[in-house]
Context: one part of a larger RNA
RNA sequence: GAAUGAACGCUGGCGGCGUGCUUUACACAUGCAAGUCGAGCGAGGCCGGGUAGCAAUACCCGAGUCGAGCGGCGAACGGGUGAGUAACGCGUGGAUAUCUACCCUGAGGUGGGGGAUAACCCGGGGAAACUCGGGCUAAUACCGCAUGACAUCCCGCUCUGCGGGAUCAAAGGGGGCAGCAAUGCUGGCGCUGGGAGAGGGGCUCGCGUCAGAUUAGCUUGUUGGUGAGGUAAUGGCUCACCAAGGCGACGAUCUGUAGCCGGCCUGAGAGGGUGAUCGGCCACACUGGAACUGAGACACGGUCCAGACUCCUACGGGAGGCAGCAGUGGGGAAUUUUGCGCAAUGGGGGAAACCCUGACGCAGCAACGCCGCGUGGGUGAUGACGCACCUUGGUGUGUAAAGCCCUGUCGAUAGGGACUAAGAUUUCAUGGUUAAUAAUCGUGAAAUUUGAAUGUACCUGUAGAGGAAGCCCCGGCUAACUCCGUGCCAGCAGCCGCGGUAAUACGGGGGGGGCUAGCGUUAUUC
Repeated sequence: GAAUGAACGCUGGCGGCGUGCUUUACACAUGCAAGUCGAGCGAGGCCGGGUAGCAAUACCCGAGUCGAGCGGCGAACGGGUGAGUAACGCGUGGAUAUCUACCCUGAGGUGGGGGAUAACCCGGGGAAACUCGGGCUAAUACCGCAUGACAUCCCGCUCUGCGGGAUCAAAGGGGGCAGCAAUGCUGGCGCUGGGAGAGGGGCUCGCGUCAGAUUAGCUUGUUGGUGAGGUAAUGGCUCACCAAGGCGACGAUCUGUAGCCGGCCUGAGAGGGUGAUCGGCCACACUGGAACUGAGACACGGUCCAGACUCCUACGGGAGGCAGCAGUGGGGAAUUUUGCGCAAUGGGGGAAACCCUGACGCAGCAACGCCGCGUGGGUGAUGACGCACCUUGGUGUGUAAAGCCCUGUCGAUAGGGACUAAGAUUUCAUGGUUAAUAAUCGUGAAAUUUGAAUGUACCUGUAGAGGAAGCCCCGGCUAACUCCGUGCCAGCAGCCGCGGUAAUACGGGGGGGGCUAGCGUUAUUC
């Protein structure tokens, strides 16, 4: 000199864009943060309509609506944190013995049966959490049967191939047309076995990746082999047997420290430091362990066990996990609102409308940072007053002020007033598809409609210099000097050093220098 997620002191007008628990991975009150689908299923409440009835009511119907249950998909993403980890964890470049829901693509199939169970009803236990028994019922829930190959396995052959045998599947719901119905046809959504793709993982290898030798030896599933088991998959991953190996001064082992990287800071560069925000990867979710479900987890807002802690209890037993967003206590030099909205972007579910979304978009607080703007401009000498100095003549503050003439940024006030909106719904026309003027997909037109921020940005008018300047320094380094007070005292200080009676170094006044809504100090890095 540059820099910071900074803090402290003094000061403080406005705006834009960013940033904001670096410490206790300490403990957490409260609210919200993951749901959705009735076009998978049965039953029910409400509403509306219809039939019967004097009525109570009973029965039937519905593109209606509501919340439970079964079922499907999602919940493994998104969000947080950096405790652990010196490791194939990360970075970079290879490799394959492997898996992949939803999505894309192309060729097939979707036949026929069965038995349950929640909800519901009845009864029991319990303070509660909840739970047990009996009975009824449905499905895209569950289970057989059939069919089934380019899939897997076995066998054979004239063996890049062909043939034979064995094994393995499924689910329906909505629209339209015809029909009294059963049912048939149809296009679209699904379901199922297999192929290929995209994107995403798993595993593995070369190289790189902090300090300590006041850590020199370490290792028994250890190193390798055979066989088996296990996994999606290779492999001591696990097991049995066999061999005795494997690593190490090119630093093994041990100890300490640490998430890694793109980057960021500094520097001419080489390098040094660092790993906040943003992006990629990893690890973790009160502590430790374990598996279940599933395409995917050994799962932050799932389950089980153990432990610590907190809470409820009828003492028998139960409930909980903010390192999600806010917020509280504590710790600390120190770090924000228990805000608004799904309008946009993105995600989950759904055929869609739509629902959910503390992701996200915004607003609030903080000079924490960067950038921009303002606190006025011109004129004005008898160089006013005051103050300071003084050789008493004067000099400085100083065009500075006052006065006069202007301007109108920001702020105040009054009015107007956006962009971010793309879409969505309905109707019509038209094209594809089709038997079809259903449905559906595309194009066009018209109408209606969607904004949290927000009556904000921006624009215009009005009044009016009015509401808006401080901080540090002045001995040398280092830009800037005098007077008074003090008298090795009080004090200053980054280094050298000042102060013991003329202190440009302490304190105050005047003057000056620097930066400026900031200025200094402290800490840290180069």

Annotation: The part of an RNA shown here (small-subunit ribosomal RNA, 5' domain) has 526 nucleotides and comes from an uncultured prokaryote. The full RNA is in RNAcentral, with records from ENA. Its Rfam family is "Bacterial small subunit ribosomal RNA".